[in-house]
RNA sequence: UGGCAAAAUGCGCUGAGUUUCUCAUCAUGAGAAAACGGGGGAACCAAUUUAGUGGGGUGAAUCCGAUAUCGGUAGGGAAAUCCCUUUUCCCGAAUCCGUCAGCUAACCUCGUAAGCGCUGAAAGGGAAUCC
Numbered sequence: 001u002g003g004c005a006a007a008a009u010g011c012g013c014u015g016a017g018u019u020u021c022u023c024a025u026c027a028u029g030a031g032a033a034a035a036c037g038g039g040g041g042a043a044c045c046a047a048u049u050u051a052g053u054g055g056g057g058u059g060a061a062u063c064c065g066a067u068a069u070c071g072g073u074a075g076g077g078a079a080a081u082c083c084c085u086u087u088u089c090c091c092g093a094a095u096c097c098g099u100c101a102g103c104u105a106a107c108c109u110c111g112u113a114a115g116c117g118c119u120g121a122a123a124g125g126g127a128a129u130c131c
Stems, first nucleotide, its partner, number of pairs: 010118005018034006035112006045102001054100001055097004063072003075091005081127006
C1' cells in the first nucleotide's frame, strides 16, 4: 500500500415492532404506561348455500403463460432532511388458525419481532431547517 474476514460505535433500509418508568438481581429477570399495529365482537346493511378440491387470518407478495430453479403480472420498496416528478435498481415470499369468524358501536383480546446495508448516496421542482 492492497485484498479478505470479524467486532464495536455511529448512520441508514424493509417492517406495527419504539420510548419512558418501577421492583429485583453478580448477571439473567418480573411488571406498568404511552405510542404504533393486529384479531374477535351488535343494530342496520350484506349474504341466503349443502358442500371438503372446506373456510379464514397476517403480509405488497395476486394472477397468467405449460415445464417453469423460466418469463411476465396485480401490487410493493429504495436512491440519505421531507414531499412530488422523471430516471435507475430491486421485491412480487413465507406462514398461522383448525371445520370456525361478512361489516360492526360498546366491549374483549394479542404483538412490540425478524432480517439487512454502509465512503457508498441520480437529476429537477417545492417546502422545512440552519447561517
A computed fold for a 131-nucleotide RNA from Syntrophomonas sp., annotated as c-di-AMP riboswitch aptamer (ydaO/yuaA leader).
It matches the Rfam family "c-di-AMP riboswitch aptamer (ydaO/yuaA leader)". About the family: This family represents a conserved RNA structure found upstream of the ydaO and yuaA genes in Bacillus subtilis and related genes in other bacteria.
The sequence was found by an Rfam model in a public genome assembly.
Taxonomically the source falls in Syntrophomonas (Bacteria, Bacillota, Clostridia, Eubacteriales).